This is a predicted structure of a 112-nucleotide RNA (Glycine riboswitch aptamer) from Dorea longicatena.

[in-house]
RNA sequence: UGAUAUUUCUCAAGAGAGAGCUGCCAGGGCAGCCGCCGAAGAGGCAAACCGGUAUCGAAAAAAUAGGGAAAAACCGGACGAAACUUUCAGGCAAAAGGACGGAGAAAGGGAC
Repeated sequence: UGAUAUUUCUCAAGAGAGAGCUGCCAGGGCAGCCGCCGAAGAGGCAAACCGGUAUCGAAAAAAUAGGGAAAAACCGGACGAAACUUUCAGGCAAAAGGACGGAGAAAGGGAC
């Protein structure tokens, strides 16, 4: 000198799906039922990794993809991503909220 990433704030943009039905109630709300959405949040897993078994080989056979011994396939384990998946939470007129990305500011950091 003060880069990328990171966090916070502000600004603009930003999808999906019920202004559902019934009951109680003075009110405001509460309770029950049916149907849906995924982009707050939360949960789940793949590869790579480790161990075991085995000597080739995917879901029954064959064939093929793949693999050459610290292998593949199979079994187990730890770790573990997403806009995938679950729909717990949240949401289904408008408003609000809203993932990811963008612009600006600040903090912090310390590449060169």
The coordinates come from a structure-prediction model, not an experiment, and the mean pLDDT is 77. It matches the Rfam family "Glycine riboswitch aptamer". Rfam links the family to the GO term glycine biosynthetic process.